RNA sequence: GCCCUUGUAGCUCAACUGGUAGAGCAGCCGGCUUGUAACCGGCAGGUUUGGAGUUCAAGUCUUCACGGGGGCA
Numbered sequence: 001g002c003c004c005u006u007g008u009a010g011c012u013c014a015a016c017u018g019g020u021a022g023a024g025c026a027g028c029c030g031g032c033u034u035g036u037a038a039c040c041g042g043c044a045g046g047u048u049u050g051g052a053g054u055u056c057a058a059g060u061c062u063u064c065a066c067g068g069g070g071g072c073a
Base pairs, nucleotide, nucleotide: 001072002071003070004069005068006067007066010025011024012023013022019056027043028042029041030040031039049065050064051063052062053061
């Protein structure tokens, strides 16, 4: 330099053929317990890496940039 792949909550990951962004863990509150842990219930947490484009509608499609991983030279 070229090619492929990937970027979503603090972390690990979902999200079908484009149609209201979710789960587990962690955090906070409550229940249970003499108390803690475990367990149970609840709450909060997101500019989906950034810009542009297509569309009634984009995490998803196109494109450019940036970051991670891999391959070729």
Predicted 3D model of a 73-nucleotide RNA (transfer RNA) from an uncultured bacterium. It is recorded under the gene name trnT. Its mean pLDDT, the model's own confidence on a scale to 100, is 81. Rfam family: tRNA. It is annotated as a transfer RNA. Rfam's curators write: Transfer RNA (tRNA) molecules are approximately 80 nucleotides in length.